[in-house]
Molecule: c-di-GMP-I riboswitch aptamer
Organism: Desulfuromonadales bacterium
RNA sequence: UCGCCGAAAGGGUAAAGCUCGGGUAACCGGGUGGCACAAAACUACCGUCUGCAUGGUCAGAUCGUGGGGUUGUCGAA
Numbered sequence: 001u002c003g004c005c006g007a008a009a010g011g012g013u014a015a016a017g018c019u020c021g022g023g024u025a026a027c028c029g030g031g032u033g034g035c036a037c038a039a040a041a042c043u044a045c046c047g048u049c050u051g052c053a054u055g056g057u058c059a060g061a062u063c064g065u066g067g068g069g070u071u072g073u074c075g076a077a
């Protein structure tokens, strides 16, 4: 220095619920709230979901359901 691993420290994110708003819908945003998370950072590639169609050379949604890829903090055992 790199990799594995996951103690401590500095921190970070923010589940469900409630509430307001947007959207045909999937779902998203604000406030509150705090379940949990060493990648709960990014990426729509796979998968899944919604709409119109009648089944695709379409449009959208989902990264805290799952898989893949990229990048990253710290330095105990």
Stems, first nucleotide, its partner, number of pairs: 006074001012037002017032006035064001041070003045067002047062005052056001